Model confidence (mean pLDDT): 88 of 100. c-di-GMP-I-GGC riboswitch aptamer from an uncultured Desulfobulbaceae bacterium, 79 nucleotides, folded computationally.
């Protein structure tokens, strides 16, 4: 530095429930644990959700646990 173990110590926290907030997409708190070596940042490109418009199309949110690139990071068997 590749990699990434039926190692070790922590970490996070799908669906679903409950309370807020949001028109919505979703979010933020707890319970939960499906899973995850970046499930750690951060919407750059792409995807897909949703609002609105004057609709070949724009414009604005969301979604990092959809992929691609970017930073930045615990731990160490084999190879």
């Nucleotide at each position: 530095c590749c990699c990434g173990a039926u190692a070790a110590a922590g970490c996070c926290a799908a669906a679903c429930c409950c309370u807020u907030c949001g028109u919505a997409a979703g979010a933020a708190g707890g319970g939960g644990g499906c899973g995850g070596a970046a499930a750690g940042c951060a919407a750059c490109g792409g995807g897909u959700a949703c609002g609105c418009c004057u609709c070949a199309g724009g414009c604005g949110u969301a979604u990092g646990g959809c992929c691609g690139g970017g930073c930045u990071g615990c731990c160490g068997a084999a190879g």